Bacterial RNase P class A from a Pseudomonadota bacterium, 331 nucleotides, folded computationally. It is recorded under the gene name rnpB. Its mean pLDDT, the model's own confidence on a scale to 100, is 76. Rfam family: Bacterial RNase P class A. Gene Ontology terms of the family: tRNA processing, ribonuclease P activity and dimeric ribonuclease P complex. The source organism's lineage runs through Bacteria, Pseudomonadati and Pseudomonadota.
[in-house]
Formats: sequence, C1' cells, structure tokens
RNA sequence: GAAGUCCGCCAGACCGCCGCUGGUGCAUGUCCCGAAAGGGCGCACUGGAGGAACGUCCGGACUGCGUAGGGCAGCGUAGCAGGUAACACCUGCCCACCGUGAGGUGAGGAUCAGAGCAACAGAGACGAGCCGGUUCAGUCCGGGUGAAACGGGCAAUCUCUACGCGCAGCAAUACCAAGUAGGCCAGCGUUGACCUGUGUCCCGGGGAGCUGGCGGGUAGGUAGCACCGAGCCGUUCGGCGACGAACGGCCCAGAGGAAUGGCGGUCACGCCGCGGGUCCGGCAACGGGUUCGCGGCGCCACAAAAUCCGGCGUAUCGGUGGGCUUCACAC
Repeated sequence: GAAGUCCGCCAGACCGCCGCUGGUGCAUGUCCCGAAAGGGCGCACUGGAGGAACGUCCGGACUGCGUAGGGCAGCGUAGCAGGUAACACCUGCCCACCGUGAGGUGAGGAUCAGAGCAACAGAGACGAGCCGGUUCAGUCCGGGUGAAACGGGCAAUCUCUACGCGCAGCAAUACCAAGUAGGCCAGCGUUGACCUGUGUCCCGGGGAGCUGGCGGGUAGGUAGCACCGAGCCGUUCGGCGACGAACGGCCCAGAGGAAUGGCGGUCACGCCGCGGGUCCGGCAACGGGUUCGCGGCGCCACAAAAUCCGGCGUAUCGGUGGGCUUCACAC
C1' cells in the first nucleotide's frame, strides 16, 4: 500500500419566531362540553422517538378464568458447563464443516426397541436371498454396478429418551355509568288509567296499559398507563467471559385517531462548476491527486412509540474509531 475479518460509535449542531403534547406550581369563573360519570379553557417552569421505535418470531412481567396435584394427548427444546426473572437468547470449551488466515457456520441426544425410505445404474436396494470358489458344516473368501451390496446409512420421516409448557391476552382487566329495548318488584287501571281532536271544560274517537323503583348490559368516562423500574450513568471489586456484588449519582416520551412539527438564519457535511497554489505522469497538448477561495444545489438512508421489559430477525444514504489476518514492497 492492497485485499479481508471482527468489535464498536454517530445518525447533523446552535439561535430566533410560530405551533402540538405530558407533568408540576399558581390562578380559577353564577365559565364551557356532558343527563351523569368525567373532561376542558389561563399564566409560568419543565419533559417530549429509534438504533432499529419495525416484524410480532421467541421469553417474561402484569391481568382474568381457575386452583391447574398427577397421567395421557399435543406443542416445543436438544454436545458439555455456565449466565439470566426467563428463553429457542448470551458466554466459555469440545466436536464437525468452510476459509491460506483473522474468522465464520452448525436442526451437534439415540439406528443392538420398533416402523419407514433410497432416482439412475445394477441379477438383486433393506432382507437376506443370488452367483463363483471353498469347507466336515451357510464353514470361510470374493462379487462387475452404485452414494450405499451379502453391513450399513438416514432421526431435517415416524419413533424413543431427557427436559419445558394450564388457557387467553391491555380490544387483558377493574370501577363509574345515559338513551332505547328487554327483565323483576310495587301502585293505579276495562267501574276506562292513558293517548288524541284542543290551551281548558263538555262531547267525540282510539284504548290496555300507565307511573315509580331495582338490577344486568351497551354507548360514554376513569383507572390499568409511564418517575421507582429484572431502570439509567459512573467508580471499585469478583469472574477467561456472559454476568454478578457494593457504593455514589440521576428520574428519562406517554397520546388515545393518536403530540414529538413548520419557517428563517449561521456553521458543519455532500455533490457540481470556476479560479489559484502544489505534487505526479507526459516532449508537449493535457490528464490525475491534494489543498485554498468563490458561487450554485441538497439538507438527506432505513424508518416513527401505543401496557411494559429481555432477546432474535430484518431494513439502513453516508461518515468514523479500534483489534487482528493475508499478500506485495522498503528498511
């Protein structure tokens, strides 16, 4: 210098103006929406997307059903040891395969319990027969083909073994709670309640229900739900490591059709053009690298929380740090 391999980091920064949304404090009206439950409106301060928030593939927390103790069935996992709340995840080691190597990949238990399976070729493909030779004796040896042939292989076919799993999921679930319909109870009502012409009385017409209460459910509302957690950061210690412990510090999105945005400026970055310096190649014309200045354009990839957490998988413009390997050259 080139090629490669492994482990990370960033995902524009700052300022101004205008908004959206959570929290806290103050203020608070004969206020607004609503039957109610409940929600909203002002000012100040302050918080407000990601490394994958994604897929929803595994594992948990939490909640309900229920008491789930055991067996069968079903589903899943599979070297050995460890980590963890748990896992199909992670770590270490062994083995197999790939790579010159750094390193990568692994569906890595069992085929003397039983079943099943093998294209083409081949006499014969799963079960011992067949052919040749040989022996007292299916006693022993050999058999073109084929991946496998007179013994075996495949468990990524069923199966067996060990271990794990109750089922459903925040649209879980708990509470508050209209209208309509239906249920129950009480009172009144064909001796005409009640409705209607008609505001009232008479009268006319219709007429079997009317009124009140209770309870369940729905719409709607609140909680779950977002500061106290398997939480984050730092230091020290233990461990090869995954990880654990102690101490100190911090509080860090929370909507419910769903906020986290828009505009302007400066800087940074990228691309393009022009000009200058410098280096390399070339006789030259010129080409290329690098750097500085000016101008223009872009403002970026993948993608956006929806009960929460741990993983895995997948997507990703570009920039950047470190370890290691191989090859070439120089000393």